Record summary: Predicted 3D model of a 99-nucleotide RNA (SAM riboswitch aptamer (S box leader)) from Desulfitobacterium hafniense.
[in-house]
RNA sequence: UCUUAUCCAGAGUAGGUGGAGGGACUGGCCCGAUGAAACCCGGCAACCGGCAUGAAAAUGCACGGUGCUAAAUCCUGCAGGAAAUACUGGGAGAUGAGA
Numbered sequence: 001u002c003u004u005a006u007c008c009a010g011a012g013u014a015g016g017u018g019g020a021g022g023g024a025c026u027g028g029c030c031c032g033a034u035g036a037a038a039c040c041c042g043g044c045a046a047c048c049g050g051c052a053u054g055a056a057a058a059u060g061c062a063c064g065g066u067g068c069u070a071a072a073u074c075c076u077g078c079a080g081g082a083a084a085u086a087c088u089g090g091g092a093g094a095u096g097a098g099a
Stems, first nucleotide, its partner, number of pairs: 001099007012041001015040003021031003025077001027075002042069003047065003050061004073092001078089003
């Protein structure tokens, strides 16, 4: 970079270190010294592997590899509609698996 699946559920009601930033980007709107990022611990989920049951479909466990752990992917950026809210599709992004 390409293909494909998923993205309205869940996860610390004072954990430890740390010290000012963070929510991809744009515009918003938020979070943060009642302590941001990051690391460790804990937890959630079950994509891939593994194991168990099963004829299969599938289900379960959570051992290994990832991932995630404010707000729907926080909303939004393009198109549809006269417009607001909301909606539908798309784009962008994130994660897994494969190439």
The source organism's lineage runs through Bacteria, Bacillati, Clostridia, Eubacteriales and Desulfitobacterium. The sequence is in RNAcentral, with records from MGnify.